[in-house]
Context: one part of a larger RNA
């Protein structure tokens, strides 16, 4: 874990081990107007006989271009016996968005396009033509440190694709937005100055990753030979990078009884269980790594994917269809069917922690925080305490005297945990934001920015925890066993029947072994059984 009987409370955990079976429905990845151009409607008010128009709503909602994120987080263990994992190294063979530090720059142009408008096709999904427009979208030009390419020299080294230093032709960048401002210019916008956020390029760092290697990592020899890109070389290609990674040519190698190949099984580890240890078994929860995302294949975008909620192709399945054609992928959270001995809510909240975007406010977040269900586990507590013998009644046994249940009950006194009721009532929440004050650097100066102080706002859980009050023993005990192993004995019924049983074995007329009663033993909100491990 499941099953049977039973069941008061709380805390903390855990909860599809089977069909990686199929999935209705909802939600699970968005965000930015401080990159950009568009831009409604309802409602309300007004005008008008009405149609309608105007204003407001509102530059709001909204979609679109663009940026970042979507490669994280979450799930599962199918595959994998492998550099997959663990551990220790290597990279003189490499990459790295955001972040941090340091340096340099951010000049001047151009052509489009979606949205939108008009029209057309289609049942739909969707698509097409023409026209208009913007940008931190796209493309030239300028500048060019570094870098690349070509060519020298030197240093370190086993080894230069490392470092230093020369030369020359060539190639390679950028983007703006927001706030503040006194002169000057300008009708204004703005130019200009300045701050912040960005952008380009270079160096370093941190964190993250790629690749390579030593060692370790299940069973079978009733699997003994395996291999043709196979093993190595040269050269081209490819990659961020080494490499048969790939291709051409050349050579004939490479692995294997220290178990190759083949077959079976299996995600690996930290760890968990057991054990005095050595070992043995396991890998559920939590943490790290890997692999997968209907099945198989492929690339695109990107710093990062060959991408669970992206794309394309093929296949199986399901759904829609006007039959022409389309749509889908819960091994995310809930939930449904099915399978099964068996595994929960279609809940609440972003208040906290964390993440994405954003200057921020904030938005999103089935991550997460909570609540709910289940004795599934562990732990704690309670179901009363003290007194009470005429040893009551009753039950049961009896040798009929009595014994036992048994201080047990009644009765007396006391307490009130937990539960129920009533009252009061949190911590988790101080950051950020806004307002005020003080100081600091920057600036020509203020603003903005930074630091400190005061105030203000924010709680899903939850009127919960905790605390208090009154009442009253009041609401709370079962399960298994009693032949030996093994703690615990008698009566009746039954008569090798009915039945029990883990092993030995009981039962055929006095059964401590079956069934019931009384009594007793063990554990206790559990107790037994079955399964599994040591």
């Nucleotide at each position: 874990a499941a099953c049977g009987c039973u069941g008061g409370c709380g805390g903390c955990g855990u909860g599809c081990c089977u069909a990686a079976c199929a999935c209705a429905u909802g939600c699970a990845a968005g965000u930015c107007g401080a990159a950009c151009g568009c831009g409604a409607a309802a409602g309300u008010g007004g005008a008008g006989c009405a149609a309608u128009c105007c204003a407001u709503g509102a530059g709001u909602a909204g979609a679109g271009u663009g940026g970042c994120a979507a490669a994280c987080g979450g799930g599962u263990g199918a595959g994998u016996a492998a550099c997959a994992c663990g551990u220790g190294g290597g990279u003189g063979a490499c990459c790295u968005g955001c972040c941090u530090u340091c340096g340099a720059g951010u000049g001047g142009g151009g052509g489009a396009u979606a949205a939108c408008g008009u029209c057309c096709c289609g049942a739909a999904a969707g698509g097409g033509a023409c026209g208009c427009u913007a940008a931190u979208a796209c493309c030239g030009c300028a500048u060019a440190a570094c870098a690349u390419c070509c060519u020298g020299u030197c240093u370190u080294u086993u080894a230069a694709g490392a470092g230093a230093u020369g030369g020359a032709c060539a190639u390679c960048a950028a983007a703006g937005c927001u706030g503040g401002g006194g002169a000057u210019c300008g009708c204004a916008a703005g130019a200009c100055c300045u701050a912040g956020c960005g952008c380009u390029u270079g160096a370093a760092g941190a964190g993250g990753g790629g690749c390579c290697c030593g060692c370790g990592u299940c069973c079978g020899a009733u699997u003994a030979g395996c291999u043709a890109g196979u093993u190595g070389g040269u050269g081209g290609g490819g990659u961020a990078a080494u490499g048969g990674c790939u291709c051409a040519c050349c050579a004939a190698g490479g692995c294997a009884a220290c178990g190759a190949u083949c077959g079976g099984u299996a995600g690996c580890c930290g760890g968990c269980c057991u054990g005095a240890g050595a070992g043995g078994g396991c890998g559920g929860a939590c943490g790290g790594c890997c692999a997968c995302a209907c099945u198989g294949g492929g690339a695109c975008u990107g710093a990062g994917a060959c991408a669970c909620g992206g794309c394309c192709c093929a296949g199986a399945c399901u759904c829609c269809u006007a039959c022409g054609g389309g749509a889908g992928g819960c091994a995310g959270c809930a939930g449904u069917g099915g399978g099964g001995a068996a595994u929960u809510g279609u809940u609440c909240g972003c208040a906290a922690u964390g993440g994405g975007c954003g200057c921020a406010a904030g938005c999103c977040u089935g991550a997460c925080g909570a609540c709910g269900c289940a004795a599934c586990g562990c732990c704690g507590c309670g179901u009363g305490g003290a007194g009470g013998a005429u040893g009551a009644a009753g039950a049961u046994c009896u040798u009929c005297g009595g014994g036992u249940c048994g201080u047990a009950a009644a009765c007396u006194c006391c307490u009130u945990u937990c539960g129920a009721u009533c009252g009061a009532g949190a911590c988790g929440a101080a950051u950020g934001g806004c307002c005020c004050c003080u100081g600091g650097g920057c600036u020509a100066a203020u603003c903005a920015c930074c630091a400190g102080g005061g105030g203000u706002a924010u709680g899903a859980c939850g009127g919960u925890a905790c605390c208090g009050a009154g009442a009253g023993a009041a609401g709370a005990a079962g399960c298994c066993c009693c032949g030996g192993c093994u703690a615990a004995c008698u009566c009746c019924g039954u008569g090798c029947c009915a039945g029990c049983a883990g092993c030995c074995g009981c039962g055929g007329u006095a059964a401590u072994a079956c069934g019931g009663g009384g009594g007793g033993g063990g554990c206790a909100a559990g107790c037994g059984u079955u399964g599994u491990u040591c």
Molecule: small-subunit ribosomal RNA, 5' domain
Organism: uncultured bacterium